Source information:
Model confidence (mean pLDDT): 86 of 100. This is a predicted structure of a 504-nucleotide part of an RNA (small-subunit ribosomal RNA, 5' domain) from an uncultured bacterium. Its Rfam family is "Bacterial small subunit ribosomal RNA". Gene Ontology terms of the family: ribosome and structural constituent of ribosome. The full RNA is in RNAcentral, with records from ENA, Greengenes and SILVA.

Context: one part of a larger RNA
RNA sequence: GACGAACGCUGGCGGCGUGCUUAACACAUGCAAGUCGAGCGGAAAGGCCCUUCGGGGUACUCGAGCGGCGAACGGGUGAGUAACACGUGAGUAACCUGCCCUGGACUUUGGGAUAACCCUCGGAAACGGGGGCUAAUACCGGAUAUGACCAUUGGUUGCAUGACUGGUGGUGGAAAGGUUUUUCUGGUCUGGGAUGGGCUCGCGGCCUAUCAGCUUGUUGGUGGGGUGAUGGCCUACCAAGGCGACGACGGGUAGCCGGCCUGAGAGGGCGACCGGCCACACUGGGACUGAGACACGGCCCAGACUCCUACGGGAGGCAGCAGUGGGGAAUAUUGCACAAUGGGCGGAAGCCUGAUGCAGCGACGCCGCGUGAGGGAUGACGGCCUUCGGGUUGUAAACCUCUUUCAGCAUCGACGAAGCCGUGAGGUGACGGUAGGUGCAGAAGAAGCGCCGGCCAACUACGUGCCAGCAGCCGCGGUAAGACGUAGGGCGCGAGCGUUGUCC
Repeated sequence: GACGAACGCUGGCGGCGUGCUUAACACAUGCAAGUCGAGCGGAAAGGCCCUUCGGGGUACUCGAGCGGCGAACGGGUGAGUAACACGUGAGUAACCUGCCCUGGACUUUGGGAUAACCCUCGGAAACGGGGGCUAAUACCGGAUAUGACCAUUGGUUGCAUGACUGGUGGUGGAAAGGUUUUUCUGGUCUGGGAUGGGCUCGCGGCCUAUCAGCUUGUUGGUGGGGUGAUGGCCUACCAAGGCGACGACGGGUAGCCGGCCUGAGAGGGCGACCGGCCACACUGGGACUGAGACACGGCCCAGACUCCUACGGGAGGCAGCAGUGGGGAAUAUUGCACAAUGGGCGGAAGCCUGAUGCAGCGACGCCGCGUGAGGGAUGACGGCCUUCGGGUUGUAAACCUCUUUCAGCAUCGACGAAGCCGUGAGGUGACGGUAGGUGCAGAAGAAGCGCCGGCCAACUACGUGCCAGCAGCCGCGGUAAGACGUAGGGCGCGAGCGUUGUCC
């Protein structure tokens, strides 16, 4: 000097930041991912209309269901990881990429189901079984097809395996409709782009030799399998290799970086907030779906734990936002709003959004402001000291003249919305009656903390008497202690001041 700090004493206001560093301990409750009726059959509830009171109609609209997209983003945490995890620079002629942009071609013809619903059965529940009906942009066939793959035959070209491209023959492959019917929007195949990702390699960044040898899918090859793709990734066979004092293997520790702190720099330490990457989601394992996951708020299995149960069986996963218990020196509200920014769905209106924007709490940090200003000596009173003359507190107070920041009260009152919605009129702000403006009253409501032996700035008196105590080091205290305690005075900082811890 610095801090995500804590502790002690003290504490007026504001702005901007920041706040479980410990138990990746366990979690009550609420919320955190939905949306689309312009894909579909429909109509549970509500509204309106009719009613013979059984019910029927309507579709401003919509519960549940089928279907689509999203749920792989956003948000959290740092356990694991010494590794191509990260950083940086290359490669991919070994690859993928939904939505988006752009080019080309097409959008043809059929079919059978199934949920919802009705009937019924089982179960305490979670949920499940049987029978019957129905729709689609759900599912499955046929036709056609630039392109794909295979074979064959030419051309161009590269650093190798190879890449690009033309002809012929063969193989197996598409589609979906909706709608305010001017249209718009969708669907299928394929080329290019953009974006995002996968994989490979060079180099770089911890401690330990009281770890010296390590290795059998091990190292390489061939055939095969697998993948979007290379590869011992996997498998069979063959060979006997591969790594290591330039530190293999083992052990310990640790997410990495942009950066942050310090320092003149070189360097050293750190990786909280913000941003990028990685890993994880009760513990371990596994795959499914999908453009994308081996998937925090999906599924299956095992385990520990918790809960429900009619004992047969079920349910759960806050390292999301709040909040609770526990641990700890220690770290906040079970708040408001989608108004803005951004995201998902939708043609849109809109819905959802604990992302986000705000508010609340904490002097935790940085910064700003205030606690008044000018005058005022016979230098009052009081306190303290005294050589008893006086000195000092001290222009300090009183007193006089002013001012009114901030806080308080009253009143006006935003920008953020040049947006968005609506034909238009017009509507739309959580923060917030906030910031800010104006006015009112009155010095009125607002100062402490540490230190004063040397280092180190600031000294006397009394008390105590190696006691009580102080202390960072040196050291003080045993009867005149500037070092202990108190007082007066002083010095330093100031809404803070000290102490402790850690780093330079």